[in-house]
Context: one part of a larger RNA
This record gives sequence, structure tokens and C1' cells, in this order.
RNA sequence: GCCUACGAGUUACUCACUCACUGGCAAGGUUAAGUUCUUAGAACGCGAGCAGCCGAAGCGAAAGCAAGUCUGAAUAGGGCGAUAUAGUCAGUGGGGGUAGACGCGAAACCUUGUGAUCUAUCCAUGGUCAGGAUGAAGGUUCCGGUAACACGGGACUGGAGGUCCGAACUGGUGAGCGUUGAAAAGCUACUCGGAUGAACUGUGGGUAGGGGUGAAAGGCUAAUCAAACUGGGAGAUAGCUCGUACUCCCCGAAAUGUUUUUAGGAACAGCCUCGAUAAGAGUUGUCAUAGAGGUAGAGCUACUGAUUGGGCUAGGGGGCUUCACAUCGCCUACCAAACCCUGACAAACUCCGAAUGCUAGUAACAUAUAUUCGGGAGUGAGGCUCUGGGUGCUAAGGUCCAUGGCCGAGAGGGAAACAACCCAGACCAUCAGCUAAGGUCCCAAAAUGUAUGUUAAGUUGAUCAAACGAGGUCGAUUGCAUAGACAGCUAGGAUGUUGGCUUGGAAGCAGCCAUUCAUUUAAAGAGUGCGUAACAGCUCACUGGUCGAGCGAUUGGGCGUGGAAAAUAAUCGGGCAUAAAACAUACUACCGAAGCUAUGGCAUCAUCAGCAAUGAUGUUGGGUAGGGGAGCAUUCCAACGGCGUUGAAGGUGAUGGCGUAAGCCAUGCUGGAGCGUGCUGGAAAAGAAAAUGUAGGC
Repeated sequence: GCCUACGAGUUACUCACUCACUGGCAAGGUUAAGUUCUUAGAACGCGAGCAGCCGAAGCGAAAGCAAGUCUGAAUAGGGCGAUAUAGUCAGUGGGGGUAGACGCGAAACCUUGUGAUCUAUCCAUGGUCAGGAUGAAGGUUCCGGUAACACGGGACUGGAGGUCCGAACUGGUGAGCGUUGAAAAGCUACUCGGAUGAACUGUGGGUAGGGGUGAAAGGCUAAUCAAACUGGGAGAUAGCUCGUACUCCCCGAAAUGUUUUUAGGAACAGCCUCGAUAAGAGUUGUCAUAGAGGUAGAGCUACUGAUUGGGCUAGGGGGCUUCACAUCGCCUACCAAACCCUGACAAACUCCGAAUGCUAGUAACAUAUAUUCGGGAGUGAGGCUCUGGGUGCUAAGGUCCAUGGCCGAGAGGGAAACAACCCAGACCAUCAGCUAAGGUCCCAAAAUGUAUGUUAAGUUGAUCAAACGAGGUCGAUUGCAUAGACAGCUAGGAUGUUGGCUUGGAAGCAGCCAUUCAUUUAAAGAGUGCGUAACAGCUCACUGGUCGAGCGAUUGGGCGUGGAAAAUAAUCGGGCAUAAAACAUACUACCGAAGCUAUGGCAUCAUCAGCAAUGAUGUUGGGUAGGGGAGCAUUCCAACGGCGUUGAAGGUGAUGGCGUAAGCCAUGCUGGAGCGUGCUGGAAAAGAAAAUGUAGGC
């Protein structure tokens, strides 16, 4: 891991809990214990037993009063009642309660005992420690030394030590191996500590669980220790996790509010379901009518606050005046209230002010519910998205609200893939049709469609790039041009005059001034730039000639271009595509879903018809938690009726048939003795794929 068996809402009481259904009796209903009768016996049977209970009357704390009563001074007002009379007993079922109470699961707590054959420590009594090294005290003797001792030194002797090296022994430092091991702690000719000691060790004995023992690590106390093990309390408790077994039909949530030693749990409300209810009562939408309001916007010379520039002008600062104080006067490129003009701001500003939404009753149309009462719930972690906001960085797949939508609990088509985006809500069947979103070159169903443009960047072809830059290109507007434009080449570009002033000089060209004027001209500025000290010189504007067809300017336009760097090769889903298979506009056709239609069928609900069976018409049939309904199967019991050695149960078959499903019937092979599948009822140890489920097998 698989297979087989077992494995979870049960049972008792609730006889003074609650609701529904069924039945009996009914203003009443009903007996309990005990006893007695019946009975072969015993009753759950029949009768008696009327104690008790519920109901028929309430109110008050009570005395008490009573269709009223309490409060109160009250005959007021108010509270609770009466004035529409239905209950009670039993059975079954839904829920609640008390019990282990759907099942499994703690860590723990208490209590009775068992353990020191492991290990800790202690007691008693025994045992063991190759060899080598070092050489303490003491002793003897000699020398020095002393009055004598003391004391010092040498030699010899001696053999001390938690002394040294190192086997046994004991330990376990490092490494390697081992790691489903040879071993639930080991192995090694490896390495290392101690090895006469606080040494090691045999045997016997002592200390026991909040206790022991501990050279102390919370260590050890029988592979168990921050409180051993065993039995018991005990099915401790678990607001927690996991699991909870056949089918079909109808409806179908919530992730919110308030409170909570409360936040992953609850109570009440909200939302779901089932039953009852009843008036044409009521829901929702559209339109019409009447209202309340202060949002969006806007505005502020309408307030509050904030605010740009200017004007005017109190006040202040500074200066002048004054011998000095005060007062007065004057000036000011300083500061500045109020006022005036001007510009602009506000969630907690408003002179104003929508759209929506909200409220009310009425009419029409559509929808098909609403209200109230009662039984049963689940939910009370929500999420994304469009929009309006707070918070944050106008950050977040962030967070907190609000109106919708969707997912949750929603399949199908599209978006390559992709809970939520777009389209669309799946009763079943069909080798039928039409469409939605989205598509129509190939993968891949349908246009290599039509018309007109754009793009040259593979831009693009279903995710986002900016400021800024650029004779990319296409437009739009406007001007010049065969009476010759634009560019090039060639020629001219003059005169009064060196205009006047200024100046050392100023002559087109340092600067100032201006009727920047006039003349000759095809044209030529009192001068566009370079240049000179000043002139000179070069050039431009402007004009002729040459040439021969387009050339300029402006631009909030379209498409493209640079800007453009990311972590495993790249890529529009891919191949690939350039008068597209890209982009823009318009049009036609087609494809495309479980949508709609067609044909057939099943079921729900409503209405109508019918005694009923049933039929007709219409509606509805996605679904988690959850509510309601109808069935299938298993075991046993009772009654009736049956089958079986001419083969029961059981096993097995990719066998045949029936039913919407759970399932049922028949049959082949096997099996070898009971079955019960027919029908009507009853009772449950009554359905397994999951619980790191339990046991066995493989």
C1' cells in the first nucleotide's frame, strides 16, 4: 500500500419540559402505587382502585378581592387580565434536559500497591593492582660548628608520596566505521585519561516517588524521570483536531449588528427551511403627484478660517523739527489692521445647490410574493471586482467602510493556461437549427472577405512603459511658382554722404538722435554679419541673366523611432504574417455555449375537471452549510401464502432483462441443506473510502 472483517446521533428517564401528526373522550380528560380478577403460568390483557395531575379565571409581595384586580386620596390614569370557551390522555416523530450521550484522542490530578538483580549513595565482609623510575622523613658515620646542645655539609643507609612512566584493571579524548547496525550506544593490534588510591571489584544488606540518592549534570531511581511503574477514580475534561457509512425529489443560506475574561467559542437579532395564518391584504419595479434633505458641483463683497498682487490709509518703526518733556507738524524704496480692486482655497466654511436615493398615499401595467405565529437549522474567519470614500505614498493580491456584481455554493463558451474579468445560469436524451462574448491563413470550427487609408518599426499580431529628443513618414492649414519660383552659378549692390551728434578717432557696422530722408535706378538698408586704430576690404538684404518644375512656412493631428537593464535559451499560445494574417474606419457573410429554438421524455408546484385513478393548461427543476419529502437494501419477529437433493443459502460471470436511482429478476458454472425473493405489519447491534482508524492476510 491493497484485500477481508469490525468501526461513530444510541439507550434509559424526563408521568409537573416543548412542538407536530394520529387516535380516544370532551368542559372536562386521566389514573399512579398497591391490590384483586382473568390466565397452565406470568403479564404489557380485562375490571375495580379517583390519592394525585392538567384544564375550565384572573390580579396582587401578601392578607385578599374577583370578570376583574393591582397601584393610588381617586369613581382619574396606567399595568396585567376578561369580553371570539378547548382541553386532556395515549402512541409515533422533531427538539430540549439529566445521564460518558455521535465516535476516537490528551498533557495532567488523586488514590492502593510494586520496584535499589540497572543505577546513586551508604553499611558489613572479601578480592585485585606486571615491570620500571624518582628517592621525603628518619637512622649510622665523617667534617665544620657550640662551653655543651643546637645548627650546617658530605658519604652510606632508608623507602615516603591522592609522586612519575607503563600492562592487567578501570575509564571513554580524538578519528574512522556503523546509522532499516553484528549492537535500541557497538567495533578498531587506531588514538587517549587514571593505574597505592577520594582506586577498582565480588558477595550480602539499607535508603522509595514530592520520596530516595546525588564531589550537583535536574543526574540516577530496571532501555521510563522538572516527579518511576502497576491497578483503580475513569468512558477525567477537551469552546480543539480528525472521522461520521444507501438513493432520489423540493427549497436553500451566512461569513452582518449588539453584548461577551470576548475575539477560531457563545447569547439575542438578521438571513434559510417546514407547518399554520388571512384580507385582495401585501412585496418589488416603471410612470405620474406631494414632501424632507445639504452630498457632487459651485461660491465666498454671504459667515468662519486660510490666502496672491495692487490701491488707499489708521497705527507702529526710523529720520527731521524742538534747550528739554508733552503736544503739533513734515518725510519715509520699512512693518501693516480695517476698507476698495484683483486672483484663488476648505472633511469638521456655505449666499447657493443638483442627479440618484429616501418617505407618503393613490391609479395603471408588470412581478408573485408579503405579514404574523409556531417547529428545525446553519452562519456569526469571507474573498475579488466596478464605483464613492477614510487610512497608507491618490503604494500593495494592504487595511477599514458604503451601493452593486460575481466567487463562496456555479457547471458551459471566451480571455493560450487562469475561484472572481467578458458572455451565459447545466431536469434528461438527439449524428437538428439560430445566436452571445469571442473569432474566421495552418495547428483549430468559420472570409487568405469587400472598400478606403496608415505603418517598414516584425512596430504590431490580447499585460504597462514616461519626461525629453529627432529634416522618419502620412495628413491639415497657408504662401511663392512657366508673367520662370526655390537652390546653385554669373553680374550689380550706387549717389547726396565721412547723415547729424559724440569722440583722440566714429566714414553703413562703440554709443546717442531721427519725417532712417532724398536722388539715379532692373535693384541697392543712412545698412545683416565678418573686419580696420579709423579708413580700406569681404558679405547680406534687394535686382538682372542662366537653369527649368516644383519650393517654403505653421501645426494641441495619425502611425512609427530613440529613451528601453534581471536574474534556468528564446518566443505573438505556436507556426508564421508586410498593398498583412498589423493598425484605423465602414460593410457583408459565416463559425461559435449545457443560452434560445426544434422533437421526445421525467419530475415539482399552481389552477381547472373528475368520487378516485388520472387528464388539460401554465410554471419551475445549478447548488455547499442546512430544512422538508419519498423510497431501496440488511438482520430478526408475527400472520397468511410458498420454494428446495429434478439442488436451498453462499461463491462467481465484460451473461440476459427491468427500474429515474438506491436496487431487482432470470440464468450458466460452483456449492451441497436449508430458504423465504410473495404479501401485510413490527423491531433494530440497519448500509464505509477515508478517523497517521482496530484486527488478520498478502

A computed fold for a 698-nucleotide part of an RNA from a soil metagenome, annotated as large-subunit ribosomal RNA, domain II. The RNAcentral record of the full RNA draws on MGnify. The coordinates come from a structure-prediction model, not an experiment, and the mean pLDDT is 80. Its Rfam family is "Bacterial large subunit ribosomal RNA".